[in-house]
RNA sequence: GGGGUCGUAGCUCAGUUGGGAGAGCGUCGCAAUGGCAUUGCGAAGGUCCGGGGUUCGAUUCCCCGCGGCUCCA
Repeated sequence: GGGGUCGUAGCUCAGUUGGGAGAGCGUCGCAAUGGCAUUGCGAAGGUCCGGGGUUCGAUUCCCCGCGGCUCCA
C1' cells in the first nucleotide's frame, strides 16, 4: 500500500423484506430473611464509531474517513 471482517447500554453480544432500539450479566430501588447470600418484581442507563448520500422513513443500503482483528505484499 491492497483485500476481508467487525464497531449497538458499564461488559459480552442479538437485531433480514428499511418503520418497535433489545437480551444476559452488572448498577440502583422495593419485597421475602434477624442479617448476608439468594430469589422475585421494578427502574435507570444508548450520538446504534464519525461525516455525507439514497429514501416518506436508515442500526440496516451506497460513498468517504477513524479504530480493532486478520490475510497478501

The RNA shown here (transfer RNA) has 73 nucleotides and comes from a Nitrospirota bacterium.
Rfam family: tRNA. Gene Ontology term of the family: triplet codon-amino acid adaptor activity.
The RNAcentral record of the sequence draws on ENA.
Its mean pLDDT, the model's own confidence on a scale to 100, is 80.
Lineage of the source: Bacteria > Pseudomonadati > Nitrospirota.